[in-house]
RNA sequence: CAAAAUAAAAGGCAAAGCCGCCGGAAGGCGGUGACGCAAAGCUAGAGGGUCUCAAUCACGUAUGUGACAGACAGCCAGUUGCUGGC
Numbered sequence: 001c002a003a004a005a006u007a008a009a010a011g012g013c014a015a016a017g018c019c020g021c022c023g024g025a026a027g028g029c030g031g032u033g034a035c036g037c038a039a040a041g042c043u044a045g046a047g048g049g050u051c052u053c054a055a056u057c058a059c060g061u062a063u064g065u066g067a068c069a070g071a072c073a074g075c076c077a078g079u080u081g082c083u084g085g086c
Base pairs, nucleotide, nucleotide: 012037013036017032018031019030020029021028022027035074041079042078043077047076048075049072050071051070052069056067057066058065059064
C1' cells in the first nucleotide's frame, strides 16, 4: 500500500395484529405497531419454487383439473451496496 474477515459506531428496513382504501382472490397502498433482518436494497422475461384462479378456453355428470391471467423478493436464487478498531 492492497485484499479478506470482524467488534463497535452512525444509521436503515419493518413481521404479525388493528384501522382505512383498492382487488373476485392471492395480495397491494397508507397509518399504527415491532417479530425480526448485514442486504428484510433491487430483480417476477436470468432461473427455481409457492399462492390465487373472477372472466375466457379445454377435459369432466358434478365437485374439480389444466391452460391463460394475476400475486409473492421476509422461500431459494441473481445482482448492487454502507462501516471497519484490535

The RNA shown here (c-di-GMP-I riboswitch aptamer) has 86 nucleotides and comes from Butyrivibrio hungatei. The sequence is in RNAcentral, with records from ENA. Model confidence (mean pLDDT): 82 of 100. Its Rfam family is "c-di-GMP-I riboswitch aptamer". The family is grouped with related families in Rfam's "c-di-GMP_I riboswitch clan".